Source information:
Bacterial RNase P class A from Desulfovibrio sp. MES5, 360 nucleotides, folded computationally. It matches the Rfam family "Bacterial RNase P class A". It is annotated as a ribozyme. Rfam links the family to the GO terms ribonuclease P activity, dimeric ribonuclease P complex and tRNA processing. The gene name in the source record is rnpB. Model confidence (mean pLDDT): 77 of 100. The organism belongs to Desulfovibrio, within Bacteria.
RNA sequence: GGAGUCGGACAGACCGUCGCCGCGGGUGAAAACCCGGGGAGGAAAGUCCGGGCUCCACAGGGCAGGACGCUGGGUAACACCCAGGAGGGGCGACCCUCGGACAGCGCCACAGAAAGCAAACCGCCCGACCUUGGUCGGGUAAGGGUGAAACGGUGGUGUAAGAGACCACCAGAUGCCGCGGUGACGCGGCAUGCUCGGCAUACCCCGUUCGGAGCAAGACCAAAUAGGGAAGGCGGCUGGCCCGGCCACAGCCUUCCGGGUAGGUUGCUUGAGGGUGCGGGCAACCGUACUCCUAGAGGAAUGACGAUCACACGCGGGCAACCGUUGUGACAGAACCCGGCUUACAGUCCGACUCCCGCA
Repeated sequence: GGAGUCGGACAGACCGUCGCCGCGGGUGAAAACCCGGGGAGGAAAGUCCGGGCUCCACAGGGCAGGACGCUGGGUAACACCCAGGAGGGGCGACCCUCGGACAGCGCCACAGAAAGCAAACCGCCCGACCUUGGUCGGGUAAGGGUGAAACGGUGGUGUAAGAGACCACCAGAUGCCGCGGUGACGCGGCAUGCUCGGCAUACCCCGUUCGGAGCAAGACCAAAUAGGGAAGGCGGCUGGCCCGGCCACAGCCUUCCGGGUAGGUUGCUUGAGGGUGCGGGCAACCGUACUCCUAGAGGAAUGACGAUCACACGCGGGCAACCGUUGUGACAGAACCCGGCUUACAGUCCGACUCCCGCA
C1' cells in the first nucleotide's frame, strides 16, 4: 500500500421567526394571556419470540395443539446471550450447523440394471452349439457406464474369472476397559471382518415447556332520549259520604332508585431504567457506592420558513495543492411498559485481528 474478518459509537451542528402537544408558576370570574422548562429511533418498523401488568373461576389435573432440542452457565423469562464440544466451509482472521433413521410408517426427481435389499446393462470367466464372432445356459461384482448418493480404501494371497473368501496396513462401526473433564466429549488399549446409504424442514418417537384474552386489558364519574324497578296520587264495584273491603293492574301524573350508551377521568410512564467508579466472574452477567431524570398524544403534537458553518458525492475551473456551486443527502415516525430476534439504512468515526505485496 492492497484485500478482508469481527466488534463498537454516531445518524450533521448552531442561531432566529412563526406554530403544535404536555408540565410548572403567575394574572383573571371565565375565556384567555404572560414567563420558564420538556418534546421520536437505532431500528420508534415487522408484531416473530419472552416477560411485567390487567381481567377471566381458585389457573390445579388431563386430552388435543403449538414451540423448542449438543453441554454448562446467565436471566424475571426466552426461540435470546456467554463459554465450551462435535461436524462442515475458508490459506487465515473467522463463519455456518446441532436430540433420535436397528420403535413404526413413508420418500429418494432425472439418469441408471439396481435407490435399500438384493439386483446385473456393458464387461470378465466356464460350458454347449454353429455360420469364428455370435446365440444360449451358468458363475462373478474386481473394471466400465448412470447419479447428489451404488454396500469401505490400498496392496497381496487366492481363483476358470472373481469377491473380507483370506492376509497386512489404513479409515470407520460396535462392545468392553482405563485415564482426563461438572458435562457435551476427548485420549489410549483390547476384541469382533462387523463395513448394514440418505431425508426427521415427511409423519412420527423421546425430553423440556406453554391456561385464555389483551391498555379497544381493566377501574371510576356520568348526560339527553328510550326502556326497567319502587312509592304516592288519579280508576271500577260496594256505598248517602268518608274510612275500610274487593277487582284491575291497563293508562296518566309526581318523586326516587338502579343498569347501560355518548362524554370525561384514570391506567400513563421512575423503570427487571441510564451513566461513572469499585469488587466478583474467562465471559454473558451479578453485587455495591455515588449520580442523572429522559415524550405521554388520543383523529392522535414533535412542524414550517430563513440564515451561517461542516462533511460526503455530483458538476464546473485549475498542471497541482485547491477554488466555486440556487445540485443532492439514508432507512424511517412513539401509542401500556420492558428484554430479545429479524428486516431496512446515504454516509462518518474508532478498536482488535488476518492474508498478500513492497521497503528498512